[in-house]
Context: one part of a larger RNA
RNA sequence: GCCUACGAGUUUGCUCGUCACUGGCAAGGUUAAGGGAUUAAGUCCCGCAGCCGAAGCGAAAGCAAGUCUUAACAGGGCGUGUAGUCAGUGGCGGCAGACGCGAAACCUGAGUGAUCUAUUCAUGGCCAGGUUGAAGUUCCGGUAACACGGAAUGGAGGACCGAACUGGUAGACGUUGAAAAGUCUUCGGAUGAGCUGUGAUUAGGGGUGAAAGGCUAAUCAAACUGGGAGAUAGCUCGUACUCUUCGAAAUGCAUUUAGGUGCAGCCUCGGACGUACAGUUAUGGAGGUAGAGCUACUGAUCGGGCUAGGGGGCUUCACCGCCUACCAAACCCGGACAAACUCCGAAUGCCAUAACUCAAUAUCCGGGAGUGAGCGCACGGGUGCUAAGGUCCGUGCGCGAAAGGGAAAUAACCCAGACCAUCGGCUAAAGGUCCCCAAGUGUGUGUUAAGUUGAAUCUAACGAGGUCGGAUUGCACUGACAGCUAGGAUGUUGGCUUGGAAGCAGCCAUUCAUUUAAAGAGUGCGUAACAGCUCACUAGUCGAGCGAUCCGGCAUGGAUAAUGAUCGGGCAUCAAACACACCACCGAAGCUGUGGACUGCGUAGCAAUACGCAGUGGUAGAAGAGCAUUCCGGUCUGCGUAGAAGGUGUAGUGUGAGCUAUGCUGGAGCGUCCGGAAAAGAAAAUGUAGGC
Numbered sequence: 001g002c003c004u005a006c007g008a009g010u011u012u013g014c015u016c017g018u019c020a021c022u023g024g025c026a027a028g029g030u031u032a033a034g035g036g037a038u039u040a041a042g043u044c045c046c047g048c049a050g051c052c053g054a055a056g057c058g059a060a061a062g063c064a065a066g067u068c069u070u071a072a073c074a075g076g077g078c079g080u081g082u083a084g085u086c087a088g089u090g091g092c093g094g095c096a097g098a099c100g101c102g103a104a105a106c107c108u109g110a111g112u113g114a115u116c117u118a119u120u121c122a123u124g125g126c127c128a129g130g131u132u133g134a135a136g137u138u139c140c141g142g143u144a145a146c147a148c149g150g151a152a153u154g155g156a157g158g159a160c161c162g163a164a165c166u167g168g169u170a171g172a173c174g175u176u177g178a179a180a181a182g183u184c185u186u187c188g189g190a191u192g193a194g195c196u197g198u199g200a201u202u203a204g205g206g207g208u209g210a211a212a213g214g215c216u217a218a219u220c221a222a223a224c225u226g227g228g229a230g231a232u233a234g235c236u237c238g239u240a241c242u243c244u245u246c247g248a249a250a251u252g253c254a255u256u257u258a259g260g261u262g263c264a265g266c267c268u269c270g271g272a273c274g275u276a277c278a279g280u281u282a283u284g285g286a287g288g289u290a291g292a293g294c295u296a297c298u299g300a301u302c303g304g305g306c307u308a309g310g311g312g313g314c315u316u317c318a319c320c321g322c323c324u325a326c327c328a329a330a331c332c333c334g335g336a337c338a339a340a341c342u343c344c345g346a347a348u349g350c351c352a353u354a355a356c357u358c359a360a361u362a363u364c365c366g367g368g369a370g371u372g373a374g375c376g377c378a379c380g381g382g383u384g385c386u387a388a389g390g391u392c393c394g395u396g397c398g399c400g401a402a403a404g405g406g407a408a409a410u411a412a413c414c415c416a417g418a419c420c421a422u423c424g425g426c427u428a429a430a431g432g433u434c435c436c437c438a439a440g441u442g443u444g445u446g447u448u449a450a451g452u453u454g455a456a457u458c459u460a461a462c463g464a465g466g467u468c469g470g471a472u473u474g475c476a477c478u479g480a481c482a483g484c485u486a487g488g489a490u491g492u493u494g495g496c497u498u499g500g501a502a503g504c505a506g507c508c509a510u511u512c513a514u515u516u517a518a519a520g521a522g523u524g525c526g527u528a529a530c531a532g533c534u535c536a537c538u539a540g541u542c543g544a545g546c547g548a549u550c551c552g553g554c555a556u557g558g559a560u561a562a563u564g565a566u567c568g569g570g571c572a573u574c575a576a577a578c579a580c581a582c583c584a585c586c587g588a589a590g591c592u593g594u595g596g597a598c599u600g601c602g603u604a605g606c607a608a609u610a611c612g613c614a615g616u617g618g619u620a621g622a623a624g625a626g627c628a629u630u631c632c633g634g635u636c637u638g639c640g641u642a643g644a645a646g647g648u649g650u651a652g653u654g655u656g657a658g659c660u661a662u663g664c665u666g667g668a669g670c671g672u673c674c675g676g677a678a679a680a681g682a683a684a685a686u687g688u689a690g691g692c
Stems, first nucleotide, its partner, number of pairs: 001692006011096001013095002016093010028052003034046005056063002066078004099238002102235001106228004111224002118202001120200007127192001129161003132157001136153006165189003170185004204220001206216003241626006251264005265371002267368006276361001278357008291344001292342002298338002302334004307328001309327002311324004374399010404415003419596004424592003431586003434570003440583001442582006453572002462557002466554010483541005489514003494508003520535001524533002597616008627681001629678006636671001638670002646665008
C1' cells in the first nucleotide's frame, strides 16, 4: 500500500417536557401498586390512591368572572366569550458516557520497584614496567656547642611517564545501525576524593544528588501498576444506501466574548389569512446629499485699494508733526476654499394614495434547522501614499453553493443558469472566421514601416522637418522659396574706455547722415589690434508654388530584472496590424425540433387517468418517497440433492438504491406477498484485527 472482517445519533429508564400525526372517550379523561379469572405468548375484569383539565387574581389574609394596585365607581396589569385527557408513532429538547475515537493532567491504594542508577554500610579483590628522590638516618667536614655544607643511605607524594583497569577529549564512520548510544583513530586518570565483586540500606511530593533538575529498571520539573474512569476536551479528525421538492448564512445586539454561545435576521415543513406583496405610471409628501455658492452665516484664503494700531526714518529741549516699495484689524474691489459652513439645491432612494400589469407574493401562529471566519468586481465614501490581491462601511452583481461558451492556462471579468436522450436545427450571445482550430486569405475607404501591432490590463514627463488629415495666415508669373552669379559702399577707426577696441571685450547714444538697385555705426566666424570669410539687404538667372502658427490620427526616442525566448504558437506588411462602414458564416448544456421522466397548478372525472400551462443547477440544511440487510408473526399449506445459500460470468429490466432469469461452480438450505422489530448499508477516522 492493497484485500477481507469489524467500526460512530444508540439505549435503558424517567411520576421529564414540548410539537405533529393516528386512535379512544369527552366537561371530562386516566388508572398506579396490588388483586382476580384464564392462557403457549398473553388477554380480560376489578382497584378512583394519585395526576391533568373544567377559574382566575393577589406577596398574603382573601375575594371571585373577576381580581390586584389605589382615596377612587378613574386609569392600568393579569384574567373571563370553554377542550381536554389517555395511549401509540414520529420530530426536538432535559437527566444519564448520550454520535465515535483522541489528551496533557488530577486523586487513590499501609500497591510494585534500588538485579539499571545515586548515596551509604559490611566484607573481599585489583593496580605490568619505568622515572623523580621529601623527611629521617649514617659518615665526613664544620661549630665553644648548635647551626650549616658535602657524600651516602632512605623511599615520601590526591608526584611524573605508561599497560591492565577506568573514563569519554576531538574527528570520521554508523543513522530502516553489527548496536534503541556502538566502532575506529585520538585523548584524560592510572597509590587515589582510585577502580571493582558480593551482600545489604534509603521509595514517589518521597529517596539519592562533589548540584546537571541529574539519577530512581531503555520511563523523571514528580517512577511504574490497578482503580476513580467511558475524567474533561467551546479543539482536531471521522460519521456508511437511492431518488424527488425547496434551499441558506458568513449580518445586528450581547457575551471573561471574539475560531464558542443566546436572541433576532435569512432557509424549510405544517396551519391560518386570502392579494394585504412586487413592478410601472400619476399625484401628494418629508429630507439637506451631488452640485453650486459665500458683502447669506461660521471659519480659512490670494492680489490690490483705503485706513485704525504697531515697526522704521526725519524733525524737536519736549509735546506736536511729516514720510514710509515694512507688518496689519475693520471696510471696499477682484479671485478662490470647507466632512463637522449654507442664501440655495437636484437625480435616485423613502412614505402615502389611486389606476394598470403580473400570478410570482406578503403577513401571522407553530415544529425543525444551518449560519453568526466570507471573498472578488463595479460604483459612493472613511483610513492609507486619491499605495496594496490592504483595511473599514454603504448600494448592486457574482463566487461561496454554478456546470457550459469566451478571456492561451485563470473561484469572481464577458456571455449564459446544466431534468434525460438525440452523429437534429438556430443565434444580431459573448467571442471569432490564414494554419494549429469550427467559420472570409470577405467587400469598400483610409492609416502605419515602427514587426508598431496581432482584444483589453494602453508606461509617463519631456524630445524630434517620421508621416497623414484639418484650420488660420503670409509671400508669389508685376516672378515667390531654395540654389547659382554679382554687389554688400562712404563720413568712419562714430564717441567713451583701453596697452589696443577699427561693425563684432565693455559702456553711451535723436544707432545719425551721404551715395545708392541695395548695403546695420552691423547676424555670426575670425585677429593682439587690423586684415579676411559671412549674414541682413539689392540686382540678375531660374520658372511654380513656397513659408509660419495651431489642432488631430498613426508611428519614433525616452524604454532597465533576475533559468530561454516568443503575439497561446506558426507566422503576418495595399496585412493575418490599426480606424470606420457593410455582407456572409462559425460559435454554448442559451433558444428550438423529436421522444421520454418527474413536480406544482388548472380543467374533466368517484377514482384510475387524460389534456393544458408552468417548472425541474445546488453546499450547510428542512421536507417527502423508496431500495437493500438480519430476525419475528402470518401467507403462498411456495422453492430445493432432477441441486438451496454463497462464488463467478452472461442477458434483461428499473430514474436510482436495486431486481429478475440463466450457464459454470458449490453441496443444504432458501424465498414471495402482508405486517412487525433492528447490533440495519463504509472509502477515508496517521481507524482496529488478520492476510498478502

Large-subunit ribosomal RNA, domain II from a Flavobacteriales bacterium, 692 nucleotides, folded computationally. Rfam family: Bacterial large subunit ribosomal RNA. Rfam links the family to the GO terms structural constituent of ribosome and ribosome. NCBI's taxonomy places the organism under Bacteria, Pseudomonadati, Bacteroidota, Flavobacteriia, Flavobacteriales. The full RNA is in RNAcentral, with records from ENA.